Predicted 3D model of a 350-nucleotide part of an RNA (small-subunit ribosomal RNA, central domain) from a Candidatus Gastranaerophilales bacterium.
Context: one part of a larger RNA
RNA sequence: UUGGGCGUAAAGAGUUCGUAGGUGGUAUGUUAAGUCUGGUGUUAAAGGCGGAAGCUCAACUUCCGUAGGGCACUGGAUACUGGCAAACUAGAAUGCGGUAGAGGUAAAGGGAAUUCCUGGUGUAGCGGUGAAAUGCGUAGAUAUCAGGAGGAACAUCGGUGGCGUAAGCGCUUUACUGGGCCGUAAUUGACACUGAGGAACGAAAGCCGGGGUAGCAAAUGGGAUUAGAUACCCCAGUAGUCCCGGCCGUAAACGAUGGAUACUAGGUGUUGCGGGUAUCGACCCCUGCAGUGCCGUAGCCAACGCGAUAAGUAUCCCGCCUGGGGAGUACGCACGCAAGUGUGAAACUC
Numbered sequence: 001u002u003g004g005g006c007g008u009a010a011a012g013a014g015u016u017c018g019u020a021g022g023u024g025g026u027a028u029g030u031u032a033a034g035u036c037u038g039g040u041g042u043u044a045a046a047g048g049c050g051g052a053a054g055c056u057c058a059a060c061u062u063c064c065g066u067a068g069g070g071c072a073c074u075g076g077a078u079a080c081u082g083g084c085a086a087a088c089u090a091g092a093a094u095g096c097g098g099u100a101g102a103g104g105u106a107a108a109g110g111g112a113a114u115u116c117c118u119g120g121u122g123u124a125g126c127g128g129u130g131a132a133a134u135g136c137g138u139a140g141a142u143a144u145c146a147g148g149a150g151g152a153a154c155a156u157c158g159g160u161g162g163c164g165u166a167a168g169c170g171c172u173u174u175a176c177u178g179g180g181c182c183g184u185a186a187u188u189g190a191c192a193c194u195g196a197g198g199a200a201c202g203a204a205a206g207c208c209g210g211g212g213u214a215g216c217a218a219a220u221g222g223g224a225u226u227a228g229a230u231a232c233c234c235c236a237g238u239a240g241u242c243c244c245g246g247c248c249g250u251a252a253a254c255g256a257u258g259g260a261u262a263c264u265a266g267g268u269g270u271u272g273c274g275g276g277u278a279u280c281g282a283c284c285c286c287u288g289c290a291g292u293g294c295c296g297u298a299g300c301c302a303a304c305g306c307g308a309u310a311a312g313u314a315u316c317c318c319g320c321c322u323g324g325g326g327a328g329u330a331c332g333c334a335c336g337c338a339a340g341u342g343u344g345a346a347a348c349u350c
Base pairs, nucleotide, nucleotide: 004321005320006319007304008303012318014201015200016199017198021194022193023192025088026087028085029084030083031082033081034080035077036076037075038074039073040072041071042070043069048066049065050064051063052062053061054060091191092188093187094186095184096183097182098181099180103177104176105175106174107173108172109171110154115149116148117147118146119145120144121143125136126135162169163168206247207246208245209244210243211242215241216240220236221235222234223233258317259316260315261314262313263312266295267294268293269292270291271290272289273288274287275286276285299306300305323350324349325348332343333342334341335340
């Protein structure tokens, strides 16, 4: 290489866009590059195969004949693939009419709660735990009432509900803005799928500069526990968590399941849109499409399980795997302010 695989055994890139490349709908004509078929040439000798001969036989050697595949030239075939020409509308895209939504960005506004400050009432405790203590409190705490400040997060609705490519998104209103779905069939006429490199986005933590800091809280201090306790529990508490700008580029970034298309029993929820039936109308009932769940047939699977949202049956394209450790380490290179990230071995050992 052939071959076998990737939910859980090693293995799907975090996600998307997209270059080259690979692959590609229906029908006609043409071409004859691929493909199929005939002929010719060539493919040294030796070797192989068939026949014969020579060493007493054989191995061996010699002679005659010949195969196979490859390459080149040439004649033909035209179903399929390709090229070219001119078409089609079932893929794709656009238009038009509707529609749901925590999709995104920015601004403004709101109430509950915690904390703090000021004032009133009020008096000896409060807090915390398994039990305590550190801590707070007669300089008046905790509790309660009124007023004020500030930051962060948005109870109920809320739902295996919705939206987003993923990361993710939840108070209200406004402005700007992306995508989806349903219906229609007006337009284009294969414009498609995938995608090595590449680019963009990418939770949390972390980093740089500037702001902010209510609560929480690595580090740290104290109190307990304990043989010890650099912990678990308690009292405090700084980075951080928040905002703006710039980096980082990783996660059990998970459905541990790449994307696209087609086909293959049903049943039962739920979300959005449409059609029919019914009705005064809304429900109800039947049904189509798109999502999102559960159960399940065939089939698949080592089993668990999956089962039209496939892990079934097929095709196309990409990524990845090849015993455990050494090791996601060393070295080199690239990126980064750094932390580190990406790429990624071997010796040795079992």
Rfam family: Bacterial small subunit ribosomal RNA. It was read from a public genome assembly. Model confidence (mean pLDDT): 85 of 100.